Predicted 3D model of a 274-nucleotide RNA (Archaeal signal recognition particle RNA) from a Candidatus Woesearchaeota archaeon. The model forms 90% of the base pairs in the Rfam consensus. A source record names the gene ffs. The source organism's lineage runs through Archaea, Nanobdellati and Candidatus Woesearchaeota. Its Rfam family is "Archaeal signal recognition particle RNA". The family is grouped with related families in Rfam's "SRP clan". The literature on the family includes a 2002 paper in Curr Opin Struct Biol by Wild et al., "Towards the structure of the mammalian signal recognition particle". Rfam classes the family as a non-coding RNA gene.

RNA sequence: AACGGUGCUAGGCCGGGCGGAUGACCCUCGCCUGUCACGCCAAACGGGUCGUUGGGCGGGCCGAAGCCGGAAAGGCGGUCAGGACCGGAAGCGCCGGUCCCACCCAGACUGUCGAUCCCCUGUCCCUCUUGGUCCCGACCCGGGUGAACCUGGUCAGGCCUUGACGGGAGCAGCCAUAAGCCCAGGACGGGGCGUUUGAGGGGUCGCAGGGAGGAGGAACGGGUGGGGCUAGCCGGCGAGUCCGGGAACGAUCCACUUUCCGGCGCGCACCCAU
Numbered sequence: 001a002a003c004g005g006u007g008c009u010a011g012g013c014c015g016g017g018c019g020g021a022u023g024a025c026c027c028u029c030g031c032c033u034g035u036c037a038c039g040c041c042a043a044a045c046g047g048g049u050c051g052u053u054g055g056g057c058g059g060g061c062c063g064a065a066g067c068c069g070g071a072a073a074g075g076c077g078g079u080c081a082g083g084a085c086c087g088g089a090a091g092c093g094c095c096g097g098u099c100c101c102a103c104c105c106a107g108a109c110u111g112u113c114g115a116u117c118c119c120c121u122g123u124c125c126c127u128c129u130u131g132g133u134c135c136c137g138a139c140c141c142g143g144g145u146g147a148a149c150c151u152g153g154u155c156a157g158g159c160c161u162u163g164a165c166g167g168g169a170g171c172a173g174c175c176a177u178a179a180g181c182c183c184a185g186g187a188c189g190g191g192g193c194g195u196u197u198g199a200g201g202g203g204u205c206g207c208a209g210g211g212a213g214g215a216g217g218a219a220c221g222g223g224u225g226g227g228g229c230u231a232g233c234c235g236g237c238g239a240g241u242c243c244g245g246g247a248a249c250g251a252u253c254c255a256c257u258u259u260c261c262g263g264c265g266c267g268c269a270c271c272c273a274u
Stems, first nucleotide, its partner, number of pairs: 001274001004271005011062004015033005023050005038058004066264009077253004085245005092238007099227007109217002118211006124202005131195001132193006140186002142183004151176004159168003
């Protein structure tokens, strides 16, 4: 003095980035990404900073192992720009349809178990009328209640009177009743009907019944021609406007991986043997 072993000490690792926010940076927030790999506390009128990689308090591993800076390549993701293309909204323009008439075509429907057409009636509406029902009224009838005493009847007990028989007044109770109050059953008056009888009138494009009569009837769709309307609605096409999404190409910041260059560091004690 090199290698090796043991124990230390400096030191290293226990993540990084983008967005948001800020004069700027870190953290708390959202997202992306990496590792075998930390915990607790407080923090948006916020917690720390001004060149640090947040503040405060702990823990684990490695240990002279490494750490830092720059450049390049690959590359997840973000931001910006870009807008092919897609979707939606409201309007604009053009064409056709939607409306009417005539003709043609096709399919189904209905009709001798009786079609279109004609007549009558009901269903519907109005007026009057007879009831029903409901509501309101309380003059009359009815029902109920109803008097400490100043209503009536009967009046236990008690009271008065009498020598006695008897007589008298009379409270409570009971019965009845006045005024009043309550009910709304009858009658009456008024009003309303998912109601009813009858009469008169109206209406009848729907539905139903009856009569007459005896063969067609009605609608949708498609086509052609003519007309109308082009207000609205429906369909198609076209050019743009607005909103949302959004590929390629591009710029930029980059987790992570790899390569190269540079800077700092590679220490201390003891042991073995050479």